[in-house]
c-di-GMP-I riboswitch aptamer from a Gammaproteobacteria bacterium, 83 nucleotides, folded computationally. The sequence was found by an Rfam model in a public genome assembly.
RNA sequence: CCGUCGAAAUGGCACACCCGCUGCGAGGCGGGGUCGCAAAGCCGCGGAUCUUCCCGCAACGGGGAGACUGCCGGGUUACCGAA
Numbered sequence: 001c002c003g004u005c006g007a008a009a010u011g012g013c014a015c016a017c018c019c020g021c022u023g024c025g026a027g028g029c030g031g032g033g034u035c036g037c038a039a040a041g042c043c044g045c046g047g048a049u050c051u052u053c054c055c056g057c058a059a060c061g062g063g064g065a066g067a068c069u070g071c072c073g074g075g076u077u078a079c080c081g082a083a
Stems, first nucleotide, its partner, number of pairs: 005081002012037002017032006035070001041076003045073003049067007
């Protein structure tokens, strides 16, 4: 110095909920708020879940378009330095 790892320290983010705005909707943005998080930074790439439209008698069916990274996996970047 690099990788792995996660003691300590400096900090960081912000679940639920409330308010405002916005979207057909899932949801998103801002403020408050702090359940938690070592990537709870970033990317919708794979899966899962959800929304919407179409087909279909119906279906736990099929297709299109979306949402979600704090559901899981993957990719990528990064603070600190004990064992």